[in-house]
RNA sequence: CGCUUAUCAAGAAAGGCAGAGGGUUAUGGCCCGUUGAAGCCUUAGCAACCUCUCUCAUAGUAAUAUGAGAAACAGGUGCUAAUUCCAUCCUCCUAAAGAAGAAAUUCUAAAGGCAGGAAAGAUAAGUC
Numbered sequence: 001c002g003c004u005u006a007u008c009a010a011g012a013a014a015g016g017c018a019g020a021g022g023g024u025u026a027u028g029g030c031c032c033g034u035u036g037a038a039g040c041c042u043u044a045g046c047a048a049c050c051u052c053u054c055u056c057a058u059a060g061u062a063a064u065a066u067g068a069g070a071a072a073c074a075g076g077u078g079c080u081a082a083u084u085c086c087a088u089c090c091u092c093c094u095a096a097a098g099a100a101g102a103a104a105u106u107c108u109a110a111a112g113g114c115a116g117g118a119a120a121g122a123u124a125a126g127u128c
Base pairs, nucleotide, nucleotide: 002127003126004125005124006123007122008121013043014042015041016040017039021032022031023030026088027087028086029085044080045079046078049076050075051074053070054069055068056067057066058065059064084120089117090116091115092113093112097108098107099106100105
């Protein structure tokens, strides 16, 4: 780098250095930023993905393994503006307007929708 699985509408800050960008594909928006962006350092916090600890169940002679749950002291990551900031692709709901029709209605369809899905992205664990 690639592949697999899970999650992504919640949550969580200050100080120092620094000095103009940033919001992690691309595009179009919108937002943040000298009342100090990115980056680096220190401390703090959030989460419950992995480890550690405990409980229960199953298998096993046992060691142990698998699954579920709890806790969150500690460890490994990650994170601490806005839904992954919003949209793009598909389906669905609704429907201005237009066309056909005697009418019922049918067809096309702008705009709208915390409607659903996919793709992409991020993070974790495993694998290679």

The prediction has a mean pLDDT of 81.
This is a predicted structure of a 128-nucleotide RNA (SAM riboswitch aptamer (S box leader)) from a Chitinophagaceae bacterium.
It was read from a public genome assembly, where an Rfam model found it.